[in-house]
Parts: sequence; C1' cells; structure tokens
RNA sequence: UGUGGGGUAUAGCAGUGGUAGCUAACGAGCCUCAUAAGCUCGAGGUCGGUGGUUCGAGUCCAUCCCCCGCAA
Repeated sequence: UGUGGGGUAUAGCAGUGGUAGCUAACGAGCCUCAUAAGCUCGAGGUCGGUGGUUCGAGUCCAUCCCCCGCAA
C1' cells in the first nucleotide's frame, strides 16, 4: 500500500430498514439458621466518528479512526 473480517451495556455476543436484546457480572427483594444455588425486579447504551439515502438507519451508501488476519 492492497484486500477480507470486526467495532453494539462492565465483559462475551445477538440484532432481515419499523420500541436495541441475551448470558455473565453489578444492585435490591424473595427463599435459607446462614451462605451458595434458585426465583423476581432494577440500573447500566449518545450502536467507533462525520456526512448521505429514506417517512424511518445498529442495519444501506461514502469517507475517516481503531482491532485481527492475508498478500506485497
């Protein structure tokens, strides 16, 4: 430099253009003599940045940044 994949909650990851979710972790409650386990609820997201398309974008398009691989 070219090329492929990826960037979404604290972590690991889903998300077919129409309210952004799951598991673990965290907080509270229930249960228990108590702890763990289990059950219920909650908090936590400017979806990597900017611009564009659209009635509507995490999703499509352009560009830039970062991570991983391949080629030179």
A computed fold for a 72-nucleotide RNA from a Muribaculaceae bacterium, annotated as transfer RNA. Lineage of the source: Bacteria > Pseudomonadati > Bacteroidota > Bacteroidales > Muribaculaceae. The RNAcentral record of the sequence draws on ENA. Rfam family: tRNA. The family's RNA type in Rfam is transfer RNA. The prediction has a mean pLDDT of 85.